The RNA shown here (transfer RNA) has 74 nucleotides and comes from a Solirubrobacterales bacterium. Its Rfam family is "tRNA". It is annotated as a transfer RNA.

RNA sequence: GCCCCCGUAGCUCAGUGGAUAGAGCACGCCCCUCACGAAGGCGAAGGCCGCAGGUUCGAAUCCUGCCGGGGGUA
Numbered sequence: 001g002c003c004c005c006c007g008u009a010g011c012u013c014a015g016u017g018g019a020u021a022g023a024g025c026a027c028g029c030c031c032c033u034c035a036c037g038a039a040g041g042c043g044a045a046g047g048c049c050g051c052a053g054g055u056u057c058g059a060a061u062c063c064u065g066c067c068g069g070g071g072g073u074a
Stems, first nucleotide, its partner, number of pairs: 001073007010025004018057001027043004050066005
């Protein structure tokens, strides 16, 4: 240089055109325990989806460029 994959919540990920974007972990409370933890129950908060443009009635989702990360290749 070229090719492929990825970028969504504090972290790990789901969501592959129809809409107020979800889960687990983490956090708080309860339960349990001598106590802590695990298991179980309840709850709050948190991301406009890497950036910019395009397509569409409608884009996290499709297309293009750029940025960042990973892998492959002489």